[in-house]
Molecule: transfer RNA
Organism: SAR324 cluster bacterium
């Protein structure tokens, strides 16, 4: 060079045939407890890689550019 897969919260991933974007672990509050760890509750955290296009409407389809990662050559 040429192929194929992927890119979504601090991290490890879901989200499936278009319909306001979540879980787990982390991290702060409480609460329990003599303290602390475990436990229970709540809470913050995302222009869904970047440009564009179709749609009333795109994390989701199509097109490009960029990274990863892997296979050929």
């Nucleotide at each position: 060079g040429c192929c194929a897969a992927c890119u979504u919260a601090g991290c490890u991933c879901a989200g499936c045939u278009g319909g306001u974007a979540g879980a787990g672990c982390a991290u702060c509050u409480c609460a329990u407890u003599c303290g602390u760890a475990a436990u229970g509750a709540g809470a913050g955290g995302g222009u869904c890689g970047a440009g564009g296009g179709u749609u009333c409407g795109a994390u989701u389809c199509c097109c490009c550019c960029a990274g990863u990662u892997g296979g050929c050559u």